[in-house]
Molecule: SAM riboswitch aptamer (S box leader)
Organism: Alkalicoccus urumqiensis
């Protein structure tokens, strides 16, 4: 990179740097010079995977991951159409290749 399987209505921010665009794509709506995205530190959250036990479970933060808004909403279909339901699409995690 690509496939396979599982989960995505919960949960969690401060402080250096640094300086403009940023929430994957598109529309839309928000965020942002009262400093975002990003980095790094620190601090948290969280049990996938690995550990450990008195094992449908339960301790636990090593290995990922995650800390604005449901994956911010919608994108395709379909329905008893403010709504719902499944799909695709995107993250995350384990195997594989």
């Nucleotide at each position: 990179u690509u496939c396979u399987u599982a989960u995505c209505g919960a949960g969690a921010g401060a402080a250096a740097c640094g300086g403009a665009g940023g929430g994957a794509c598109a529309g839309g709506c928000c965020c942002g010079a009262u400093g975002a995205u990003g980095u790094u530190u620190c601090a948290g959250c969280a049990a996938c995977c690995a550990g450990c036990c008195g094992a449908u479970g339960g301790c636990a933060a090593g290995g990922u991951g995650c800390u604005a808004a449901u994956u911010c909403c919608u994108g395709c279909a379909g329905g008893u159409c403010u709504c719902c339901u499944g799909c695709g699409a995107g993250a995350u995690a384990a195997g594989a290749a």